[in-house]
RNA sequence: CACGAUAACGGCAAACCUAUCGAAAGGUAGGGACGCAAAGCUAAAGGGCCUUCUAACAAGAUGGCAGCCUGGCCACCGAAG
Numbered sequence: 001c002a003c004g005a006u007a008a009c010g011g012c013a014a015a016c017c018u019a020u021c022g023a024a025a026g027g028u029a030g031g032g033a034c035g036c037a038a039a040g041c042u043a044a045a046g047g048g049c050c051u052u053c054u055a056a057c058a059a060g061a062u063g064g065c066a067g068c069c070u071g072g073c074c075a076c077c078g079a080a081g
Base pairs, nucleotide, nucleotide: 001081003078004077011036012035016031017030018029019028020027021026034067040073041072042071045070046069047068048065049064050063052061053060054059
């Protein structure tokens, strides 16, 4: 350090359930753990996916997903290399 262990201190929390917000995608809180070394932040960064509306040739608008990939920012620990 651009590396990542049967290490340590710890952290997050998929599906599903309950409550709640939302037209929806989905969000939030609690329960719950499939997983995660950035599963921390960023969607007013690129792509992708989803919602609704318009359109129907393509597309445009709208909100959402950071646990789809890439980028940007920040960060705990320290075996091997």